Context: one part of a larger RNA
């Protein structure tokens, strides 16, 4: 010097930051992922009518659901695990995928049959369903076509589509390249410990298969005895890594909060499913702990998301407003969603800025304390007299950020008057190292102390107090790293 600090005393303001480092402990409430009627049927309340046999129909409408779409793989937490191709950095094509985007070719024919809604009965305490009947679609399923695609040396095979609406687009399908993002591979580099010395059987390799988008012992049949190690295998401890951050003349050392990239994880453990993409935090199964409903028969749940809450703990915040910017889903748009994000609010946690008044005033009050009793000193300090008004307080007025409209912040920054020195200093030290000294009390006691020491009757070292010293809304002390 520094710090995500904590404590102890003190505390006027604003600005821009930070703000569970401990129990990857449990978790009450509420909100964090939805949206498309221009993809489909059906549709309540309201309104409105040509009509009515007053029962209704029919249009309008637009709410709760249901079919399908595309997003829930992004954004957001956390660092529990991993010493490893995990990051990190230069590099490859063994080959390799890639919704939505852009940009080119070429296409969108004809048909079929269900399934939820719905409506009947019906089982259950609930969750939730059973059974029978109706019904659309951009849902599903056949046939047609096949320039390019795809198997195959070849002949030959094979394999697609969907429509909407306000008639102007806008979807769909097939293939081409880009764009962007993702998987693999590989050199090198990335923690301590030999009081860990030997380790390995899918282990090393081919051959053949199988599996993937794809390479490959990924897998599996067979064959061979191989592969790692003192340049440190293996096995045990500790950690996410990295830009970076602190520290230092630098080389180094230490460190990985905030931000920002990568990676891992979502109550433990395993699985897959759907997808362009997960082996999916706020999806789904299976088991284990736990919690919680239950008619005991079976059922729900997952805050390492935002707030809060018990618990641990020296310690670390509001169960605010707003979608007004930016960005994110969706939609043709209107606009919906969005604890991303923009702002409030708390805390001197840091940094920084400002303020707590300026001038002028005595051979120098008054108390204080001090003494050789004369004075010295606190001290231009105070009063007094002169003057200002930041901040704060009170009226007005009032934004940018928004582009035609839309502003939570906010009557907020700011900008005018007013107001009266008014409302704002503290804490630590004064034997040495270290800038600062006397006197009283105490008497090896009480104490202090970071080292060396101090104190046993004149203690600048303990306690007060006068006085200095430094530092300032901080000001010690503790911990930590250079």
């Nucleotide at each position: 010097a520094a710090c995500g600090a904590a404590c102890g005393c003190u505390g006027g303001c604003g600005g821009c930051a930070g703000g569970c480092c401990u129990a990857a402990c449990a978790c009450a409430u509420g909100c964090a992922a939805g949206u498309c009627g221009a993809a489909c049927g059906a549709u309540a309340a309201g309104c409105u009518u040509u009509c009515u046999u007053c029962g209704g129909a029919a249009g309008u409408g637009g709410a709760c659901a249901g079919u399908g779409g595309c997003a829930g793989a992004c954004g957001g937490g956390u660092g529990a695990g991993u010493a490893a191709c995990g990051c990190g950095u230069g590099g490859g094509g063994a080959u390799u995928c890639u919704g939505c985007c852009c940009a080119g070719a070429g296409g969108u024919u004809c048909g079929g049959g269900a399934c939820a809604a719905c409506c009947a009965u019906u089982g259950g305490a609930a969750a939730c369903g059973a059974u029978g009947g109706c019904u659309a679609a951009u849902a599903c399923c056949g046939a047609a076509u096949a320039a390019g695609c795809c198997c195959g040396u070849a002949a030959g095979g094979g394999g697609a589509a969907a429509g909407a609406u306000u008639u102007a687009u806008u979807g769909c399908c097939u293939u081409u390249g880009g764009a962007u993002g993702a998987a693999c591979c590989c050199g090198c580099g990335u923690a301590a410990g030999a009081u860990u010395a030997g380790c390995u059987a899918g282990u090393u390799g081919g051959u053949g298969a199988g599996g993937u988008a794809a390479u490959g012992g990924c897998u599996c049949a067979c064959c061979a005895a191989g592969g790692c190690g003192a340049c440190g295998a293996u096995c045990u401890u500790u950690a996410g890594c990295u830009g970076g951050u602190c520290u230092g003349a630098g080389a180094g050392g230490a460190u990985g909060a905030u931000c920002a990239g990568c990676c891992a994880c979502a109550u433990u453990g395993g699985g897959a499913c759907u997808g362009a993409g997960a082996c999916a935090c706020g999806g789904c199964c299976c088991a284990g702990a736990c919690u919680c409903c239950u008619a005991c028969g079976g059922g729900a749940g997952g805050c390492a998301g935002c707030a809060g809450u018990g618990g641990g703990g020296a310690a670390u915040a509001u169960u605010g407003c707003g979608c007004a910017a930016u960005g994110g889903g969706g939609g043709a748009a209107a606009c919906c969603c969005u604890g991303a994000c923009g702002c409030a609010g708390c805390c001197a946690u840091g940094c920084c800025g400002c303020g707590u008044g300026a001038g002028u005033g005595a051979c120098g009050a008054a108390g204080g304390c001090c003494u050789u009793a004369g004075g010295g000193u606190u001290g231009u300090a105070a009063a007094g007299c002169u003057c200002u008004u930041u901040c704060g307080c009170u009226a007005g007025g009032g934004a940018a950020g928004a582009u035609a409209a839309u502003g939570a912040c906010g009557g907020u920054a700011c900008c005018u008057a007013g107001u009266a020195a008014a409302g704002a200093a503290g804490c630590c030290c004064c034997g040495g190292c270290u800038a600062a000294c006397u006197c009283c009390g105490u008497g090896c006691c009480a104490g202090c102390a970071g080292c060396c020491g101090c104190g046993g009757u004149a203690a600048u070292a303990c306690g007060g107090a006068g006085g200095g010293g430094g530092c300032u809304a901080g000001c010690g002390u503790u911990g930590u790293u250079c």
Small-subunit ribosomal RNA, 5' domain from an uncultured bacterium, 482 nucleotides, folded computationally.
The coordinates come from a structure-prediction model, not an experiment, and the mean pLDDT is 85.
Rfam family: Bacterial small subunit ribosomal RNA. Rfam links the family to the GO terms structural constituent of ribosome and ribosome.
The full RNA is in RNAcentral, with records from ENA and SILVA.